[in-house]
Molecule: transfer RNA
Organism: Gemmatimonadota bacterium
RNA sequence: GCCGGUGUAGCUGAGGGGUUUAGCCAUGCAUUCGUAAUGCAUAGACGGCAGUUCGAAUCUGCCCACCGGCU
Numbered sequence: 001g002c003c004g005g006u007g008u009a010g011c012u013g014a015g016g017g018g019u020u021u022a023g024c025c026a027u028g029c030a031u032u033c034g035u036a037a038u039g040c041a042u043a044g045a046c047g048g049c050a051g052u053u054c055g056a057a058u059c060u061g062c063c064c065a066c067c068g069g070c071u
Stems, first nucleotide, its partner, number of pairs: 001070007010024003018054001026042005047063005
């Protein structure tokens, strides 16, 4: 230098045009003499900028970070 892959909540992952989903973590409440466990509830995210579209996390382009291959 070229090619490919990945990027979603504090962490691990699903979702590939139509309300962003789950587990763990966190907070609150209930339960307990108290803690743990358990149950219920709440908060929290689509790497960035553009484009296409009525509508983009999803499709396209460029950039960024990481991983791999070729030279």